Record summary:
This is a predicted structure of a 118-nucleotide RNA (SAM riboswitch aptamer (S box leader)) from a Cyclobacteriaceae bacterium. It matches the Rfam family "SAM riboswitch aptamer (S box leader)". About the family: The SAM riboswitch is found upstream of a number of genes which code for proteins involved in methionine or cysteine biosynthesis in Gram-positive bacteria. Rfam links the family to the GO term regulation of gene expression. The sequence was found by an Rfam model in a public genome assembly. Model confidence (mean pLDDT): 82 of 100.
RNA sequence: GAUUUAUAAAGAAGCGCUGAGAGAACAGGCUCAAAGAAGCGCUAGCAACCCUUCCGCUAAAGGCAGAAAAUGGUGCUAAAUCCUGCUCCGGGCAAGGUGCUGCGGAGAACUAUAAACC
Numbered sequence: 001g002a003u004u005u006a007u008a009a010a011g012a013a014g015c016g017c018u019g020a021g022a023g024a025a026c027a028g029g030c031u032c033a034a035a036g037a038a039g040c041g042c043u044a045g046c047a048a049c050c051c052u053u054c055c056g057c058u059a060a061a062g063g064c065a066g067a068a069a070a071u072g073g074u075g076c077u078a079a080a081u082c083c084u085g086c087u088c089c090g091g092g093c094a095a096g097g098u099g100c101u102g103c104g105g106a107g108a109a110c111u112a113u114a115a116a117c118c
Stems, first nucleotide, its partner, number of pairs: 001118001003116006013043005021032003026085004044077003049073002052068003056064002086107005091101003
């Protein structure tokens, strides 16, 4: 880096270094930021994907379901993945070509993370 599966409205911040941009990319919006953002380091914490333990299903298991724990491996600790973008349904508006949307809902895509595999 590719693929597959799962998850993403919950949760969890202080200090130091540094110094102007940051919120993945593009566009629009909105927000954070010299009362110090982003990044890096340390400490603390959150969560429970893997690991571990227990239990059930099963012929059996490395499969499936449930529970516990948090010493290990990752991850995460502004705002819903910050919101929108594509499709469908509903509402509303306009019009007779089918469109538009300061509204609601569902899904997809993208992205991120985990695990497996190449």